Predicted 3D model of a 1512-nucleotide RNA (small-subunit ribosomal RNA) from a Pseudobdellovibrionaceae bacterium.

RNA sequence: UCUUUGGAGAGUUUGAUUCUGGCUCAGAACAAACGCUGGCGGCGUGCCUAAUACAUGCAAGUCGAACGGGGAAAGGCUUCGGCCGAGUACUAGUGGCGCACGGGUGAGUAACGCGUGAGUAAACUGCCCCAAAGUGGGGGAUAACCUAUCGAAAGAUGGGCUAAUACCGCAUAAUGCCCCUGAGGCGCAUGCUUUGGGGGCCAAAGAUUUAUCGCUUUGGGAUGUGCUUGCGUAGGAUUAGCUAGUUGGUAGGGUAAUGGCCUACCAAGGCGACGAUCCUUAGCUGGUCUGAGAGGAUGGCCAGCCACACUGGAACUGAGACACGGUCCAGACUCCUACGGGAGGCAGCAGUAGGGAAUCUUGCACAAUGGGGGAAACCCUGAUGCAGCGACGCCGCGUGAGUGAUGAAGGACUUCGGUCUGUAAAGCUCUGUUGCAGGGGAAAAAGUUCUGAUUGUACCCUGCGAGAAAGGGUCGGCUAACUUCGUGCCAGCAGCCGCGGUAAGACGAGGGACCCUAGCGUUGUUCGGAAUCAUUGGGCGUAAAGCGGGUGUAGGCGACUGAUCAAGUCGAGUGUGAAAGCCUUGGGCUCAACCCAAGAAGUGCGCUCGAUACUGUUCAGUUUGAGUGCUGGAGAGGCUACCGGAAUUCCUGGUGUAGUGGUGAAAUACGUAGAUAUCAGGAGGAACAUCGGAGGCGAAGGCGGGUAGCUGGCCAGACACUGACGCUGAGAUCCGAAAGCGUGGGGAGCAAACAGGAUUAGAUACCCUGGUAGUCCACGCUGUAAACGAUGGAUACUUGUCGUUGGAGGAUUUGACCCCUUCAGUGACGUAGCUAACGCGUUAAGUAUCCCGCCUGGGGAGUACGGUCGCAAGAUUAAAACUCAAAGAAAUUGACGGGGGCCCGCACAAGCGGUGGAGUAUGUGGUUUAAUUCGAUGCAACGCGAAAAACCUUACCUGGGCUUGACAUGCACUGGAAGAAGGCAGAGAUGUCUUCGCUCGCAAGAGCCGGUGCACAGGUGCUGCAUGGCUGUCGUCAGCUCGUGUCGUGAGAUGUUGGGUUAAGUCCCGCAACGAGCGCAACCCUUGCCUUUAGUUGCCAGCAUUCAGUUGGGCACUCUAGAGGGACUGCCGGUGUUAAACCGGAGGAAGGUGGGGAUGACGUCAAGUCCUCAUGGCCCUUAUGUCCAGGGCUACACACGUACUACAAUGGUGGCUACAAAGGGUCGCAAAGACGCGAGUCGGAGCUAAUCCCAAAAAAGCCAUCUAAGUUCAGAUUGCAGUCUGCAACUCGACUGCAUGAAGUCGAAAUCGCUAGUAAUCGCGGAUCAGCAUGCCGCGGUGAAUACGUUCCCGGGCCUUGUACACACCGCCCGUCACACCAUGAGAGUUGGUUAUACCAGAAGUCGCUGAGCUAACCGCAAGGAGGCAAGCGCCCAAGGUAUGAUCGAUGAUUGGGGUGAAGUCGUAACAAGGUAGCCGUAGGGGAACCUGCGGCUGGAUCACCUCCUUU
Repeated sequence: UCUUUGGAGAGUUUGAUUCUGGCUCAGAACAAACGCUGGCGGCGUGCCUAAUACAUGCAAGUCGAACGGGGAAAGGCUUCGGCCGAGUACUAGUGGCGCACGGGUGAGUAACGCGUGAGUAAACUGCCCCAAAGUGGGGGAUAACCUAUCGAAAGAUGGGCUAAUACCGCAUAAUGCCCCUGAGGCGCAUGCUUUGGGGGCCAAAGAUUUAUCGCUUUGGGAUGUGCUUGCGUAGGAUUAGCUAGUUGGUAGGGUAAUGGCCUACCAAGGCGACGAUCCUUAGCUGGUCUGAGAGGAUGGCCAGCCACACUGGAACUGAGACACGGUCCAGACUCCUACGGGAGGCAGCAGUAGGGAAUCUUGCACAAUGGGGGAAACCCUGAUGCAGCGACGCCGCGUGAGUGAUGAAGGACUUCGGUCUGUAAAGCUCUGUUGCAGGGGAAAAAGUUCUGAUUGUACCCUGCGAGAAAGGGUCGGCUAACUUCGUGCCAGCAGCCGCGGUAAGACGAGGGACCCUAGCGUUGUUCGGAAUCAUUGGGCGUAAAGCGGGUGUAGGCGACUGAUCAAGUCGAGUGUGAAAGCCUUGGGCUCAACCCAAGAAGUGCGCUCGAUACUGUUCAGUUUGAGUGCUGGAGAGGCUACCGGAAUUCCUGGUGUAGUGGUGAAAUACGUAGAUAUCAGGAGGAACAUCGGAGGCGAAGGCGGGUAGCUGGCCAGACACUGACGCUGAGAUCCGAAAGCGUGGGGAGCAAACAGGAUUAGAUACCCUGGUAGUCCACGCUGUAAACGAUGGAUACUUGUCGUUGGAGGAUUUGACCCCUUCAGUGACGUAGCUAACGCGUUAAGUAUCCCGCCUGGGGAGUACGGUCGCAAGAUUAAAACUCAAAGAAAUUGACGGGGGCCCGCACAAGCGGUGGAGUAUGUGGUUUAAUUCGAUGCAACGCGAAAAACCUUACCUGGGCUUGACAUGCACUGGAAGAAGGCAGAGAUGUCUUCGCUCGCAAGAGCCGGUGCACAGGUGCUGCAUGGCUGUCGUCAGCUCGUGUCGUGAGAUGUUGGGUUAAGUCCCGCAACGAGCGCAACCCUUGCCUUUAGUUGCCAGCAUUCAGUUGGGCACUCUAGAGGGACUGCCGGUGUUAAACCGGAGGAAGGUGGGGAUGACGUCAAGUCCUCAUGGCCCUUAUGUCCAGGGCUACACACGUACUACAAUGGUGGCUACAAAGGGUCGCAAAGACGCGAGUCGGAGCUAAUCCCAAAAAAGCCAUCUAAGUUCAGAUUGCAGUCUGCAACUCGACUGCAUGAAGUCGAAAUCGCUAGUAAUCGCGGAUCAGCAUGCCGCGGUGAAUACGUUCCCGGGCCUUGUACACACCGCCCGUCACACCAUGAGAGUUGGUUAUACCAGAAGUCGCUGAGCUAACCGCAAGGAGGCAAGCGCCCAAGGUAUGAUCGAUGAUUGGGGUGAAGUCGUAACAAGGUAGCCGUAGGGGAACCUGCGGCUGGAUCACCUCCUUU
């Protein structure tokens, strides 16, 4: 100086929110595989599975310059005999070197195997290098070869000959080795080293081209190897104890070398919670992938190390092996065989089979690099260099470029205008990468002869020609990219959330778009995101998580001062950290990938030197932590013994008589054999009222009458002493409610189980009557609870206020008070801070330190298996498969509660009248039918759509017709005015015939009508769950919201709550709110009073007149209808907060909204309506359209709703006599008069209406009669005769007369309306309408009763509370049982793997012993000896076998629970006070959820009381 340089989130739990927490996604990577597709090149890379089995070929030979033997040919010459070539090339054998390298694989191995750093004073090292010295002289064999024999073969054996650098003596001999001995130096040490003296021992090989190569000894080097060692290097404790050569010593053996490596003897050690042993898994590393990093995962290619070579064992040779292509043995397998015997080992390169989702050519060459042999030439080399195959990966290139708007055609969409595809194409002008063809043509061989597999390759030039070269995935959100059609919870999609049930941007297809591109997707795996194991970097009150509590071991952590050392720590230097890789710089292939060079880095380990603040060691001290002593104090602290009174029960006796007891109500039970009640006496057990208190004590569990004894801890005060003695605490150990267990007592009350009675659909419960274990005591066990403050312990620090308990001090007192200070406890509220929030807050959940325990999604499960403990019950430790995308915490808004408070309503109550019973009418259901058209279905469908079904209506059915149509618009062609009348056929629609008729315009043509053909019409066909509009309902209930501000992380809250008041969110006051909007009220209509204006058709007081307001006259009155007034809590008194308001009063026609109406907030019910209308989509088009006739909607066993009429005397009947309002009327209302018993008929004045008509009002009143009955009630039904409307009254109209005279005597359960001109009752009118009203809408007449009150039923409003509900209680939800599937535990056993122990067995082989058999070298004259070999024996030992275990799987009749499934069955356990508060532990019981007992908890609602706090 450079580098160090780098950090993103999203979806999903909820109605919404915050948090916790899991699941999922976006990224990168790969020795990959699969699907679709595929032009070229470069560089890499390619059996992850069966360390399964292998056909065939090749992969390690070489040396004739070590040796004896064998021994060509080409060619040449020739006298044809042969000779040269030539004893050359080549060569089996002996001999030398190599074969221990290179190449493969990862089975085994959890180990000094690997990595890193040391050591070897405990070692070896062929070939190679350096140095010194030597290389003399002998000997005996043996293969080849010859011969013989055996064998199928492989091969073997006997006899005979021969050589060496093969083998063996002898000589020579030091600086080598061994023994004895002296001196110096060094080391932590066994010891090492240097230098002397003496003695003993040991060597060799030659070859040849004469220049060399060899051979022997010694020293040194280099390389390689062996051994030792610090540290590091998986998981499991449901593996806790392991070990007899084990640990050490002595001696010996063995090895290149240390060592129990081996043997004998001696000692009894060694390892282990810092994890031994055992089990499972695994080659290790440099590195690779990912990551901001720390980490996590991984170890293919390349490189280093290790291990292995069919499986197991063993040694030989050698410098080196216990040896991949060597030997021996055993085993399995394969092959050959003449059946006697033999042969083999691809985890070398190719290749084959098999396995598998899956992995290549039986290629070329030794040209290069490297290796072996050789003096060399050279030979060998599936190492290697190359090529081939595979998009398997990375990198590069191309599939064309420019121009081109009628924005062509086609396709798709469309709001039908157009838009998109799209400059895209075509067309025009170019280029030539790749490709094809032709020509040229390297480097790689440096330096020096020769040598190129790749290869006629790379590269260069020329020609041809846009020609031959684009796909894959995706398009609901995450996540870039949108539409149409098809389909209709089907087919299908899906990584998560989730799409699909007729309008699917999510399925399939088309168009379009987006992303990447010779690839693109999918699947799998790893890291990331995940702070989701948290060292960096998390938590534990309620979400998962503090051991029930103490004592205390190991361990961890630890006060102040001084000194010491320098282990940790820090600094500097140095060695190492292989190469490759990563990073930086530079360079080479056209670039890149790739390759080359240099540097940096490698955070590590070792060594040396230095520093000494902190930690640590050691030493010396200190007193504040801790402790001891002293003086006092409080206390249900513990244990033991004794004592006491009240009460319950029982017993005895007395009094006394019929009940007692118990409950919501009852019954079981007790009682005339005398209960209950009451009195007296006695027995016995258990528990200790008041004091008593969020008071006290204890570590926790827990502890409560009194006295005594024994005993633990705590607090305060002031001094003295010890001098860090402390804190925490894995294991360990002790204590530990209730229930439960054992043995023995005891037993009054209570009371699981049990019995009975109730309740109930049932009631194995809740309630009642009894009642046994148990509860009590002693001794022993159990060891768990919501053992809770759901909060581990210790220390320090951090504003306060008010209580209370125990001390001490001060001040002041008559004082037990009161006040101040302080220590130790125990409570409440709160500051800062913390918290997801709730909340905590000096007694922390605040701020920090130390130590321990615990958590890591829900379920499965605190379960199974195993272990430990227990008499048992069970406790403790503690999984997995499988399954879900959540489970959860806190808080919010609603809704709900058999929660609470306040309030309202004909909601109840108080009353009046009804319905439900009868008959009829009408609507509905059901049934029927050819059709009985359709819709409406709790309130809020059912006299509803329908304010009028005989035809029509009409939508339905049967039959007959029509097809541009009954109706609309346009175009083309064609004919004719339009039209009117009549005849015939027919059920009619319709068909046919005849007659009449001819607009405007000069014309073209126009209007109108008919026909033909196109567009189109038409549909009361479907979807009200695609919609608009309209409507119902909560509800004329008083609510529903917004802006700004404030509070809260947020959903949200506040406002809108509170105190009053109101019909009212009406108003007032208060208030972190201030305002505002839609609702309320008012404004509107009507009615009630008055004034004024006006006076006809209305009215008539007075005047005149008449039968009559009839007329004159008048407009005062009534009335009419315009305009005004009037009522506002305005006035008075009281209450109230001085308010709002309420109560009472005055005045007034009317008084507190005067009465009635219209008016219906935000919203709810996918409420109703596609059949009023409108409308998207779908469907029909000679029919689902349209016309016509007839039928049906009017059916009838039955059920329901709504009405009418009644059941009678408050009545019926007959007669007489009064009084309305509001309406309607010219296609109409119709008077008078006449006829008819009547419906009605004739008639036609008047009226377009305050004029005329409908029109008589009825109940009422008066008189008469009926007399309690199925009637002089009631009127159904039926018969006969009529009237009216209408084309037509059969199905199927209304009315009239006469006759007939049903049920019905006030209506069970249940249920409806109504609070004043209301109910009840009486009539009148209108709409619809030809006709048809008990329905509907209006009008007036007569005209009540009752409301104490808000406990209860129903509905609603506000506040509050709980909630596991949010589709919102018609919610949610638990368990058994039944069925199906899945994984799993137990299981008589069965079976396999691994392994331990004991024993048997004992191949090959080393070693040891023997070696009488055999035997060349040496010794010996010889005999013989030395040495060697065979053979035998012994130790060790592989396979194998037997027995007994251990452990891990597989499987098993049956069986246990678990999970998941469509709408199954039984109940209702939990969530609200969940209808018996729930839950925890324990015990018993029960179909099941569960119930009950005992103890505990609040994570229980509500009401009252006590205490404390806050505020005043």